A computed fold for a 106-nucleotide RNA from a Bacteroidota bacterium, annotated as SAM riboswitch aptamer (S box leader). The source organism's lineage runs through Bacteria, Pseudomonadati and Bacteroidota. Model confidence (mean pLDDT): 83 of 100. The sequence was found by an Rfam model in a public genome assembly.
[in-house]
RNA sequence: UCGUUAUCAAGAAAGGCAGAGGGAUUGGACCCAUUGAAGCCUUAGCAACCCUUUAUGCUUUAAAGAAGGUGCUAAAUUCUAUCCCGAGUAUCGGGACAGAUAACCA
Repeated sequence: UCGUUAUCAAGAAAGGCAGAGGGAUUGGACCCAUUGAAGCCUUAGCAACCCUUUAUGCUUUAAAGAAGGUGCUAAAUUCUAUCCCGAGUAUCGGGACAGAUAACCA
């Protein structure tokens, strides 16, 4: 990096260094930011994908847990665009696509 599967309206922040941008990408909207953005570090936390234990029983389901591997800790994946379906059709709802994360695979 390609592919497969699952999840994505819940949850969880302080400090230090740093110094102007950031919210994936492009357009638009709307936000965050010198009362300190990105990035890096420390500590803390959230969650429960991998994982651990027990029961079930045949790789399934349920409950509990958090030592370890990831991830995450403004706003729905901030909202939207292109395509499809539906409706009470200036709009609304659902899905696809795209993206993120995990596990597996090459």